Annotation: Model confidence (mean pLDDT): 81 of 100. A computed fold for a 74-nucleotide RNA from a Candidatus Omnitrophota bacterium, annotated as transfer RNA. The RNAcentral record of the sequence draws on ENA. Taxonomically the source falls in Candidatus Omnitrophota (Bacteria, Pseudomonadati). It matches the Rfam family "tRNA". Its family is annotated with triplet codon-amino acid adaptor activity in the Gene Ontology. About the family: Transfer RNA (tRNA) molecules are approximately 80 nucleotides in length.
RNA sequence: CGGAGCGUAGCGCAGCUGGCUAGCGCACUAGUAUGGGGUACUAGUGGUCGAGAGUUCGAAUCUCUCCGCUCCGA
Numbered sequence: 001c002g003g004a005g006c007g008u009a010g011c012g013c014a015g016c017u018g019g020c021u022a023g024c025g026c027a028c029u030a031g032u033a034u035g036g037g038g039u040a041c042u043a044g045u046g047g048u049c050g051a052g053a054g055u056u057c058g059a060a061u062c063u064c065u066c067c068g069c070u071c072c073g074a
Stems, first nucleotide, its partner, number of pairs: 001073007010026004019057001028044006050066005
């Protein structure tokens, strides 16, 4: 320098043929059970989807620019 992929909750991921309120597991908080711990069950908190702009009635999802990470080639 050329090409490709990824970036969604504290961590790991799904959702990406655009459409009601963005989800799952773990973790975290509270409660119950236990003498306590571990563990189990129940309820709950937490993200505006890497940043900005565009298209659209409507964008995590499409388009463009930028940022970061990874891989391939030179």